[in-house]
Context: one part of a larger RNA
This record gives sequence, C1' cells and structure tokens, in this order.
RNA sequence: GCCGGGGAGUUCACGGCUGUGGCGAGCUUAAGGCUGUCAACGCCGAAGGCGCAGGGAAACCGACAGGCCUGCAGCCGAGCUUAGGCUCGGUGAGGGGCGAGGUCUGAAAGGGCCUGGAGUCACAGCUGUGAGACUAGAAGCCGGGCGAUCUAGCCCUGGGUAGGGUGAAGCCGGGCGAAAGCCCGGUGGAGGCCCGCAAGGGUGCUGACGUGCAAUUCGCUCCCCUAACCUGGGGCUAGGGGCUAAAGACCAAUCUAGCCCGGAGAUAGCUAGUUCCCUCCGAAGUGGGUCGCAGCCCAGUCCCCCCGGAGGCUGUUGAGGGGGUAGAGCACUGAUUGGGAAGCAAGGGAUCGAAAGGUCCCACUUUCCUUUCAAACUCCGAAUCCCUCAACGUCGGAGAAGGGGGGAAACGGGUUCCAGGGGGUAAGCUCCUGGACCGAGAGGGGGACAACCCAGACUGAGGUUAAGGCCCCCAAAUGCCAGCUAAACGUCAAACCAAAGGGCGUUCUUGGCCUAAAACAGCGGGAAGGUUGGCUUAGAGGCAGCCAUCCUUUAAAGAGUGCGUAACAGCUCACCCGCCGAGGCCAGGAGCCCCGAAAAUGGACGGGGCUAAGCUGGCUGCCGAUACCUCAGGGUGCAACUUAGGUUGCAACCUGGUAGGAGGGCGUCCUGACUGGGGAGAAGUUGAGCUGUGAAGUUCAAUGGACCGGUCAGGAGUGCAGAUCCCGGU
Repeated sequence: GCCGGGGAGUUCACGGCUGUGGCGAGCUUAAGGCUGUCAACGCCGAAGGCGCAGGGAAACCGACAGGCCUGCAGCCGAGCUUAGGCUCGGUGAGGGGCGAGGUCUGAAAGGGCCUGGAGUCACAGCUGUGAGACUAGAAGCCGGGCGAUCUAGCCCUGGGUAGGGUGAAGCCGGGCGAAAGCCCGGUGGAGGCCCGCAAGGGUGCUGACGUGCAAUUCGCUCCCCUAACCUGGGGCUAGGGGCUAAAGACCAAUCUAGCCCGGAGAUAGCUAGUUCCCUCCGAAGUGGGUCGCAGCCCAGUCCCCCCGGAGGCUGUUGAGGGGGUAGAGCACUGAUUGGGAAGCAAGGGAUCGAAAGGUCCCACUUUCCUUUCAAACUCCGAAUCCCUCAACGUCGGAGAAGGGGGGAAACGGGUUCCAGGGGGUAAGCUCCUGGACCGAGAGGGGGACAACCCAGACUGAGGUUAAGGCCCCCAAAUGCCAGCUAAACGUCAAACCAAAGGGCGUUCUUGGCCUAAAACAGCGGGAAGGUUGGCUUAGAGGCAGCCAUCCUUUAAAGAGUGCGUAACAGCUCACCCGCCGAGGCCAGGAGCCCCGAAAAUGGACGGGGCUAAGCUGGCUGCCGAUACCUCAGGGUGCAACUUAGGUUGCAACCUGGUAGGAGGGCGUCCUGACUGGGGAGAAGUUGAGCUGUGAAGUUCAAUGGACCGGUCAGGAGUGCAGAUCCCGGU
C1' cells in the first nucleotide's frame, strides 16, 4: 500500500421557532398516591406555572366586545360569452386607514407604552445555552508516590600504578679567601618533574560504520600515567529538590526542572478527519465594532416559512432639473519665458560732489505684449452619471413591492480584461472605484494554459451554426480575384515584447524644377585678356589673411570650387561647345522589408514544412460546441378532471453549481401488529441476467446446510476511502 472488522453532531436540562393533536378564557399537573400480572395502560393529586390589562421608579390610576371608511379571498346577483372565461353590482371573515380610549410625562401642545379577548399542554423537527458536547491531537500546570544498581559530590573500608631518564636541598672531600663565602669533585634522591607499559582518557582523521558489531562502536593517531591519580565493596544527599573545579552538566539510553499514577475526555480562535441517493434554490471574501487582524458580533449578500394583495424595475426613448470631471483655458489663486512702459519711500551697486544732494544700473511695485503649467486654479466645459415624470420594454395573482419569523455559510479573494484613480523606477507589486469573469462554470477555440474569444451543460437521437479554422499531423478550398514582401520577414488576436534613430532595399503617391530649341549621367574640347586686382607680406601670382569683386574678348570662362607650390607652375571645378538620344533632378508622404537586435546543455512558427501554406484588400463555399433547431423522454411549478391510483393541459421558454438552506427517498439493526418463505434447501458467498435518474431491488445458476423475509407503525450504538486513524491479515 491493499483486504476485512472498528471508527466521528449524541444525551439530559432549560429557552426560541415551526408543524401536528387535545382542551379552550382557560390550559396543565409536580412531588406523591390508588389499581394492577404489583409490567404497561389507566385513575387520583391545582401546590405551582403560563394566559386572561396596561401604564408608572413608586404612590397610584386603569382600557373599543365595534362609531366611520376601504377592501383581498370567498359567497350572491346580472350581462356577454361559452373553448377557457370576461365585465359590472352587492356582501365581505381576515387585513388596512380613521376615530375613540387607559396610563406616564408635560402648564399646554406634543410624545412614549398599551387597548376591539387566544391561549395552554403534549409530541415531533430545526436551533440556542449549559454540560467533555462531532472525533483525534499538544507543549504544559497541580497533587500523591517511586528512583543515586547509570551518573554528580561526600563519608567509611580495601586494592592498583613495568621500565627508563633528570638529579633540588642536605652531607663529604678538595681548592681559594682576612672573612662572609665562592668554586670543583663526589654523595644524596626531591618533584601536582620528563619518556613510557598496565590503568585512565577521548585530540585529529571531521577516517570506517552510519536499516551499524554497537541507540556512540572500530582503526590509526593522540593526552596522561606518584597524582587535585585510578578503582572494588558499603553508605548519604530527591524533583523547584539534589549534586555540580560551572557545561544548565548530571540525577537509570529521559533534564532550563526526573519517572509513575491521578485531577483528565486539561485547554487548543490551530491542524486533520467527519460514512447512502435524488430534487429545488444558491452565497460571501464587503461596512462597522473588537487586546481586533488565522477568531468573533451586528449589518449586507443566500435559503425556508408566514402575512400581504398590485404594483415593482437595473433597460430604451423623450421632457424637465442637478453637476464642475475629461478636455480646454489663464478671467481669479499660485507657478512661469522674453520684452516694453510708468513709478520708485525704504534696499544693493557704480559714479559726481567737501557736504547737502544729484545721475545711472539692479532689485521692487503697477501695467501692456508674449511663452508655458496646476489634485487642493476656473472665464468655460462635454461624454457618461443622478433625480422626477411620461411612453415603450421587462418582471409580477404560478403572488411581485412591502412586512414578520426561523436556518445559514462567509467576513484570506483573484485575474484579465475593461474603464478610472492614490503609492511605487518597476513588478505575476500595492491600495481603491464601476463592470465582467474565475471562485462555485462543464463544452468548443487559443499548442499545452482558473479567469482571453465563443458559449451558460436535464437525458437520448438527428441536423445547423459561433469563436476559430480548411497543405500534412487534423475535420474542412494546395479555392477564386488583385496587390505587396525576398527578409524564411512571416507563418503569434493579446498574453508570449522590442525603441529612439538610420537605409540610393522596393512599391505607391504629392509638390517643384530641367528636357527633341536635346535635359541628367558619361566621354572629348575650351575654360581667355586687363592682371601678379589693391592691401598685407620675406613671398601672397584665383586658392595664409584683409578690402573690393570691375571692365574687355567671347559660344563660355569666378578678381575663382577643390588639390597643389616657398612663391610661381601644374591638375581640376563653376561656365561654354561637341558626341549621344529620352527622360532627368530635388524635397516630402504612405506600404512592405533591412539595420539598430547580447545569456548561459542543442531547440523551437504547436511540429513537419511553406516563397505561400506569408502580409494587405475583396469574393464564394465548407469544417467546426453540451450553443441554436427538430423529435422522443424525465423532473419542477400550476390548473382542470379524478374515490384512490392517475390522466390531460399550460407556463416559466424553468432544470451548471462550491459553502449553505429546503424537500423527498434508499438501505442496515431492533420492537409491535398483520402476513409469508424454508432439508423438494434459509441466511451467507460467487457469477450472471433484468428493473429503477439514483441510493438500491429482483431473478437464475453454483456453493452452503438452518433459519429468513414482506407491509404498516415505532425506536436507533444506522451507511466509510481517506483522520502519518485503531486491530488483524497479506
């Protein structure tokens, strides 16, 4: 892991609500008792409880058995239609609106509570509180005991420590010295001395081992080995206590408070688990409070029931109102570029003057023109939005709106998008607002892919489409008409990127200019004279620099475009002519394409591959979903008919669904009543058939060998896949 068995909302008390039944202005017994097969049932027993009157702190005072209106269901009548039915009138329990009343407060007005009689007892279901309270799970706290055979310290009494080295004091001899004393040689044998067995320890390899030989071992290495040494036996100290050369170490493989039993089912706002089926509806992750932030309470949102009795509303259009956002603007407030004008008391600088003071500039103030901004600016000002009304629409007698009661769950949200904002460089970031979706939503598409596109799944069958696609994988056109792209660009709706800036890549397009009186490009020729212009300069001759930039000859030729020289020279250009013969030059816009373009194993258009099977525009067909349509069936709701069983019809054009609410069922065990089966084979087991939406039921065969069902009613230790669940097997 699997299989079998066990395994979790129970019981009592007291409340709340709903239903059913009894009695009813009343209802009911409790303890206890009587009868009795002393079982059940039955019968006594109003003590007490609830109700029948409220208001007031209290003293105290003390209410409609109906005066008016409306009107639902129902009932009655009339009319029109009968296929259902519709309309009008009357009545009208209940309901509603007035009116009236009790009491408290108050000077009063006004206000609060109450008043036109329904309760109570029992049972059942749901739920609350208290109890262990659905089950399992702490670390811990307290009490009483048991432990020093491990280990810590101490006490008593015993035992043990190969061998070697070093050589303190003291002593003896000798030498020296005035002496104190010093030196030399011996002797001597000290020491928490040295090396090192046994013993003790446990340093490093962070070796081996690491389901081990072993819940601390093995190997090598290492420390210590006459001592604060090692050790046997006997004893003492006990849990907030011991003992401690002190590590919070050790106190029996347990120690920052031992172990055992008990309080005890401690508590756990945390974690896990919580057992059959179908049907109807269906959430929230928000606001407020909280020693509150993993919890809870109230509200909102969900479900169920009751009352009520006709309107409700998110939509569209119109009309009448409201507004100050987006945008825009600078008229206000504030910020802001440049300039003009005027003023200038005080301020700064410069200047004149001996000073008084003068002049100029800056700054400042005002004003004009001009440039640019604002969530907390507005002379303006949308789209949306809000309110009221009307019409349409839509929901609503299958009962909406509104009201009351009961039961919840939830109070970690998320995303993309879509729109709008605050924070942040940004984020699969964070905090808000409105909507959608996921959450709780399957199906088709998007390669795969909660929230992107299509579309809201009762069951079965057939068809048609949506998004998206139609070369192969892979259903459907290697479809049609045009254009673009040469980069494998692309083949990606987005998510899953690419920018500023560039391109004599190519296509389309706009404007201007030149051009058969020959343009543009190319080639050939010319490109002169005054003159070396003047100045400057060593020189300056078209070409360092400054100034000027004329005239002539010409088809044309600058007082010179660039190269060049020391300066000249030389080459070249502008300009002109010739050859040639048809478009050319410049500037801008648009499409596709290119560069810009760097990430870590080799790799991604989903892949193959594709020059279209890419991109743009257009056309026609087809494929493609649980969508839509058709047929058949089931369920829910309602109506009519019906003794029951049920039949028929209609409507919502209903039937996705987590938490959760509501309803109806299946099965197990036991009890009672009734009724059945069984040795001609019960239960159980194995296999198979059939029925039911399902829980399940039933039949057959085999096995088995003695009990077992059905219906109605009642009662539960009533349903397992999970809890590192418990026990057993494997």
A computed fold for a 730-nucleotide part of an RNA from Candidatus Hecatella orcuttiae, annotated as large-subunit ribosomal RNA, domain II. It matches the Rfam family "Archaeal large subunit ribosomal RNA". Rfam 15.1 lists 2,955 matches to the family in 1,139 species. Its mean pLDDT, the model's own confidence on a scale to 100, is 82.